[in-house]
This is a predicted structure of a 72-nucleotide RNA (transfer RNA) from Candidatus Nomurabacteria bacterium RIFCSPHIGHO2_02_FULL_38_15. The sequence was found in a public genome assembly. Rfam family: tRNA. Its family is annotated with triplet codon-amino acid adaptor activity in the Gene Ontology. Rfam classes the family as a transfer RNA. The coordinates come from a structure-prediction model, not an experiment, and the mean pLDDT is 81.

RNA sequence: GUCCUUGUAGUUCAAUGGAUAGAAUAGCUCACUCCUAACGAGCUGAUUCAGGUUCGACUCCUGGCAAGGACA
Repeated sequence: GUCCUUGUAGUUCAAUGGAUAGAAUAGCUCACUCCUAACGAGCUGAUUCAGGUUCGACUCCUGGCAAGGACA
């Protein structure tokens, strides 16, 4: 340099083009307990960026950025 794959909560993963993007774990609050842990209830928190297609985009297309891989 060329090509391919991936990019979603702090972390690990879901989501057939269609509802308010869902769960586990982490964090916070409450309850329980003599206290802590565990268990239970609740809360907070995310689509890498910019354009395009579409009535509607995490999803499809183009380009950029980042990570990984193959070839040279």